[in-house]
RNA sequence: AGAGGUCGCAAAGAUUAUCAGUAACUUAAUGGAGUUGCUAAAGCAAUGAAGAAAUUAAGCGAAAGGAUGAUUUGCCGAAGGAAGAUAAUGCUUUAGAGUUAUCUUCCUGGGACCUAGUUUAAUAGGCUAGGGACUGUCGCAGUUAAACAUUGCGGAGCGCU
Numbered sequence: 001a002g003a004g005g006u007c008g009c010a011a012a013g014a015u016u017a018u019c020a021g022u023a024a025c026u027u028a029a030u031g032g033a034g035u036u037g038c039u040a041a042a043g044c045a046a047u048g049a050a051g052a053a054a055u056u057a058a059g060c061g062a063a064a065g066g067a068u069g070a071u072u073u074g075c076c077g078a079a080g081g082a083a084g085a086u087a088a089u090g091c092u093u094u095a096g097a098g099u100u101a102u103c104u105u106c107c108u109g110g111g112a113c114c115u116a117g118u119u120u121a122a123u124a125g126g127c128u129a130g131g132g133a134c135u136g137u138c139g140c141a142g143u144u145a146a147a148c149a150u151u152g153c154g155g156a157g158c159g160c161u
Stems, first nucleotide, its partner, number of pairs: 001161002005076001008075005016067001025059006034047004038096006079108011109135002113131007137155007
């Protein structure tokens, strides 16, 4: 410096569907004292008999996240994941859950399919574990006149050319 793949990896992203006739809001009825600020406790604040929560009916009616993805950009440990630590975050304190960033250790050559679990609105997608094939690469052994072809076995990207 280059290659693996026509779903190679990542980022941005038009469009489209889903989310969902859901949440919120309004009206009416029932109800009769709590409700809200991620969860719990304590506080603080807001709100509530001018009727809280909850339930039913009607009206109106989203968004985020995730997906698709024309197109563009950067690349080939591309990149991703698991565990742990630190910091920030959300009204305050303590303890957790989640999210973001950094660091450490470990794992994965690559993509798909199937099964189980988990996450999610979701049988979509993501993640984890397992399975048998496919594919690229190297090593060993064999077939072959010789093989860059082909068969079998095995290794890992700190690899291969």

Description
Lysine riboswitch aptamer from uncultured Ligilactobacillus sp., 161 nucleotides, folded computationally. The sequence is in RNAcentral, with records from MGnify. Rfam family: Lysine riboswitch aptamer. From the family's description: Riboswitches are metabolite binding domains within certain messenger RNAs that serve as precision sensors for their corresponding targets. Its mean pLDDT, the model's own confidence on a scale to 100, is 81.